[in-house]
Notes: This is a predicted structure of a 345-nucleotide RNA (Bacterial RNase P class A) from a marine eukaryotic metagenome. The RNAcentral record of the sequence draws on MGnify.
Formats: sequence, structure tokens, C1' cells
RNA sequence: GAGUUAGCUGGACAGUCGCCGGUUGCCUACUUGGUAGGUAGCGGGAGGAAAGUCCGGGCUCCAUAGGGCAGAGUGCCAGGUAACCCCUGGGGGGCGUGAGCCCACGGAAAGUGCAGCAGAAAGUAGACCGCCUCGCUGUGCGAGGUAAGGGUGAAAGGGUGCGGUAAGAGCGCACCGCGCGGGUGGCAACAUACCGUGGCUAGGUAAACCCCGCUCGGAGCAAGGCCAAAUAGGGAUUCAAGGGUGUGGUCCGCGCCGAAUCCGGGUAGGCCGCUUGAGGGUUGCGGUGACGCAGCUCCUAGAUGAAUGACUGUUCACGACAAAACCCGGCUUACAGGCUGACUC
Repeated sequence: GAGUUAGCUGGACAGUCGCCGGUUGCCUACUUGGUAGGUAGCGGGAGGAAAGUCCGGGCUCCAUAGGGCAGAGUGCCAGGUAACCCCUGGGGGGCGUGAGCCCACGGAAAGUGCAGCAGAAAGUAGACCGCCUCGCUGUGCGAGGUAAGGGUGAAAGGGUGCGGUAAGAGCGCACCGCGCGGGUGGCAACAUACCGUGGCUAGGUAAACCCCGCUCGGAGCAAGGCCAAAUAGGGAUUCAAGGGUGUGGUCCGCGCCGAAUCCGGGUAGGCCGCUUGAGGGUUGCGGUGACGCAGCUCCUAGAUGAAUGACUGUUCACGACAAAACCCGGCUUACAGGCUGACUC
């Protein structure tokens, strides 16, 4: 100088006026406790991603004997965790000089499907040129053999050499490669320079169908629970038996309208759920690590038309992406600038 990787930070300070919720004192109202309103003081008030809502869990309600099918998800091995499609360590493959990074990484010898162009032929192989043999009216044509050589292609059905042959060919052999079995190392994935065996059959594609293993009930805080108005409405009991009204020509009858008390459902509205939690910091111990255990210590928004803002002054390197809405663990995506550690060339 160029990189790789793990983290931290995300303008600072002071003043004034507001907003949200907490707490303490005082006053007022109803008043047993207490609740509501006003007022004064004190201290608190967005993020590393609060985001996307993509996974996993807590919590709540509903459903639920058990099992299968279907469907969805997932997919090397071992561990961590409340759990995971997350994380850690390892194996295999690919990229990079390297630090390091990436992988949807079970099965293609169960079956089915698919593959443009070029090429003679593209998966039961195949004869365009070439090579060899034979025939013929003969410098060409026909029949057969041949995958060594040429040409096409991303890919041409192991590679090199020797033998062999008419020319060739795992046709035979040696070495390399590949498959299978065993041994050895490893918890395992897997590795193997060891032993045996198969002449080689088995091309690619499974985020194509499919096969195999494993996992999975549904809905979500507008979950759900409590209190509870009326000049809204329902039910029961008692009282009154008088009146009004509808039906009808009239009477009887039948329906509706009354008062009091009690009851449950439930709209408006209010309260709870709501933030102390698989929580943060620090020290020690165990572990390669993710993480676990123990001690000490801290309390850090809780709104519900929804608060966290505005102004002034000083200052700097002139400030990115973006703002809670039940909570937590992850992943992914966005991000101006600044700082630190380790490592590589």
C1' cells in the first nucleotide's frame, strides 16, 4: 500500500417552552378503603436495525382417543438452545497466491420425463471423412468390419503404454482412475498411501415428477378477560283490571300500549392483558466453540388517533438508514461518517 475478518459508535453540551406516562406533597369532589380532577416538585421517555413480517418459541382462545392418507416444510455429521429453515465445531465440494469466502450438500445401478443449435450419431449408442477386407466394367461405386485418427458439441460411453489384429477394440496385460467387499482411523459424516475383487457395466438433470428419512392441529393482543350507560332492546315476578288503540256494523273474544321490583346478554365507553424478562452488566469456573453453571449488581418507553418535538446559544469532522404498538430468539434487507482488535499478501 492492497485486502480479509470480528466488534463498537450512530453528533456533543447548556438553557427555555411543550407532549406521554411514573412518583411524592397539597387542594377539591364523592367518600370505608379508595377513585377522579387540579396544582407544585423530582426523576424517565425509540433502534441497531424499532423495518421486511421470512422462520422459531412464550402467552391466549378454539379444537383434540389412537393411527393412516393427503398437504406443507425440511435434508452431510456431531453438538448448542425453550425452539428453529438459527448458531458452533467438523466432513465433502467449489473459488482465491493467501487471510478467508460460498454451497438446497439424501437418492440418478426403483421408475417416468427433459435436453436448443451444431453434428452421421446424444444414451437399447453411432459409420460423415478416414482406416481395413471383399466384389465389380476400375482411380470410382457397392457390401461388410472398425470408435485408434479427423470434424461437431457444454458433453461422443475411462486414460497412457505394450501386446494383439486385415484394420481396430479392456480383446489381453501393466500402471493410473472408477465401482464393490473387507481391514484400519474417527462418536459420526468421512478418510485411506492397506488387502481382495469387477474389465468398466453405472453420462447430466430431483428449488422436474418421484423415492427415502425426519418435523408439523388452527387462529392470533382487533388473542383473551373484567366492569358497564340510555329517551336502545329482552326475560321473570307482582300490582292494576280501569283506560287507550287495532280487527269488526255492534257485543264478546284476541293482539299491542301501563307501573314497580329483580335478572342475564351486550353496544358506546372504561379497566386489565402491558412490560421484571428464556432480561442487561460484571467476576469466577467448565467447554476448541456455540453455550452452560455460580456469585454480585442494575431496572431501562408503554401510547391507543396514538407522546419523545420546537426554539436559542456554544462547538465539531456539519450528522446516514430509519421510528416502538403483546413479548422474546434468529434470519434478511437499508445505512453518511468515525473508532478498535486480530490476520493475510
Rfam family: Bacterial RNase P class A. It is annotated as a ribozyme. Its mean pLDDT, the model's own confidence on a scale to 100, is 76.